Molecule: transfer RNA
Organism: Flexistipes sp.
RNA sequence: GCGGGCAUAGCUCACCUGGGAGAGCGUCAGCUUCCCAAGCUGAAGGUAGCGGGUUCGAGCCCCGUUGCCCGCU
Numbered sequence: 001g002c003g004g005g006c007a008u009a010g011c012u013c014a015c016c017u018g019g020g021a022g023a024g025c026g027u028c029a030g031c032u033u034c035c036c037a038a039g040c041u042g043a044a045g046g047u048a049g050c051g052g053g054u055u056c057g058a059g060c061c062c063c064g065u066u067g068c069c070c071g072c073u
Stems, first nucleotide, its partner, number of pairs: 001072007010025004019056001027043005049065005
C1' cells in the first nucleotide's frame, strides 16, 4: 500500500435480508429473612464509533472517515 471482518446499555452479545432497540450478567429499589447470601418482582441506563447520502422511514443499503483484528504484497 491492497483486501476482508468487527464497532449496539457499565460488561458479553443478539436483533438476516428497511418499519416497535433487546437479552444475560452487573447496578438501584422493593418483597422474603433475626442478619447476610440465595430466590422473586420492578426500575434506571442507548444520539447503534463518527460525518454525510438514498428513502415516507436506516442498527440494517451506499460513500467517506476513526479505532481494533486477520490476510496479502